[in-house]
RNA sequence: CGGGGUGUAGCGCAGUUGGUAGCGCGCGUGGUUUGGGACCAUGAAGUCGGGAGUUCAAGUCUCUUCACCCCGA
Numbered sequence: 001c002g003g004g005g006u007g008u009a010g011c012g013c014a015g016u017u018g019g020u021a022g023c024g025c026g027c028g029u030g031g032u033u034u035g036g037g038a039c040c041a042u043g044a045a046g047u048c049g050g051g052a053g054u055u056c057a058a059g060u061c062u063c064u065u066c067a068c069c070c071c072g073a
Base pairs, nucleotide, nucleotide: 001072002071003070004069005068006067007066010025011024012023013022019056027043028042029041030040031039049065050064051063052062053061
């Protein structure tokens, strides 16, 4: 320098054909227990790496840019 991949909650990951952003673990509160663990109930936490465009509507499509990884030179 060229090509490809990944980026979504604290962590690990889903998200189909564009139509209200979810799961597990973890965390808070309550119950249960002598206490802890386990279990049960309930709750918080995101605007999807940044910016722009298309669209009635974008995590999803397009362009650009940033970080990381892989391949080639």